A computed fold for a 72-nucleotide RNA from a bacterium, annotated as transfer RNA. It matches the Rfam family "tRNA". It is annotated as a transfer RNA. Rfam links the family to the GO term triplet codon-amino acid adaptor activity. Rfam describes the family as follows. Transfer RNA (tRNA) molecules are approximately 80 nucleotides in length. Its mean pLDDT, the model's own confidence on a scale to 100, is 83. It was read from a public genome assembly.
[in-house]
RNA sequence: GGGGCAGUGGCGCAGCGGAAGCGCACUUGUAUGGCAUACAAGGGGUCGCGGGUUCGAAUCCCGCCUGCUCCA
Numbered sequence: 001g002g003g004g005c006a007g008u009g010g011c012g013c014a015g016c017g018g019a020a021g022c023g024c025a026c027u028u029g030u031a032u033g034g035c036a037u038a039c040a041a042g043g044g045g046u047c048g049c050g051g052g053u054u055c056g057a058a059u060c061c062c063g064c065c066u067g068c069u070c071c072a
Base pairs, nucleotide, nucleotide: 001071002070003069004068005067006066007065010024011023012022013021018055026042027041028040029039030038031037048064049063050062051061052060
C1' cells in the first nucleotide's frame, strides 16, 4: 500500500428499511438477623464519525477513523 471482517447501554451480544432489544451488571422495594439468592419495579443508547438515497436509515450507498486478520 491492497483485500476481508468488526464497531449497537458498564460488559458480552442480537436486530440488517417502519425507528433499538436480550443476558449479565447497576439502583430501589419485598422475603432473610446479615450475606448469598429469589421475586417485583426502575435507570442507563449521538447504533464509530461525516455526507448521500428514501415518506422513513442502526439497517442501503460513498468517504473517513479505530480494532482484528490476510496478501505484498